The RNA shown here (glmS glucosamine-6-phosphate activated ribozyme aptamer) has 121 nucleotides and comes from an uncultured Eubacteriales bacterium. Of the family's consensus pairs, 86% are formed in the model. It was read from a public genome assembly, where an Rfam model found it. It matches the Rfam family "glmS glucosamine-6-phosphate activated ribozyme aptamer". From the family's description: This entry contains a glucosamine-6-phosphate activated ribozyme that is found in the mRNA for GlmS. GlmS is an enzyme that uses fructose-6-phosphate and glutamine to generate glucosamine-6-phosphate. Model confidence (mean pLDDT): 81 of 100.
RNA sequence: GGCGGGAGUUGACGAGGUCCGGGUUCAUCGAAGUCUUCGGCGGAUGCCCGGCGGCCGUGUCGCAGGCCGGAUACAGGCUUCCGGCAAAACCGCCCGGCGACGGGCGGGACAAACGGAGCCU
Numbered sequence: 001g002g003c004g005g006g007a008g009u010u011g012a013c014g015a016g017g018u019c020c021g022g023g024u025u026c027a028u029c030g031a032a033g034u035c036u037u038c039g040g041c042g043g044a045u046g047c048c049c050g051g052c053g054g055c056c057g058u059g060u061c062g063c064a065g066g067c068c069g070g071a072u073a074c075a076g077g078c079u080u081c082c083g084g085c086a087a088a089a090c091c092g093c094c095c096g097g098c099g100a101c102g103g104g105c106g107g108g109a110c111a112a113a114c115g116g117a118g119c120c121u
Stems, first nucleotide, its partner, number of pairs: 013030003019051006052069005075121005081116003090107007
């Protein structure tokens, strides 16, 4: 160095999200990275339909319809605005392991979804 075998290591960072039933499946958002955050299987708070409860619907009652799932309960579009606001990454120190690598602490900047406000339809 080659071949074979064995043990082991790595492979998703947070934000957001569950009334009930049925159906369905790469089920929201951005960060990092661009060699694996790959591939597979299962699940699931997504989505669709139905149901239940509620809000609006009004001077009052009810309906259509819209919306909400404990609620800032019409929808869509735009925005220098406000809130949301992260964690990993990265840097330093320490610890574990023969090693691949793993863990802890400290430092550490930066999102979007979404909500509000304003304007328009």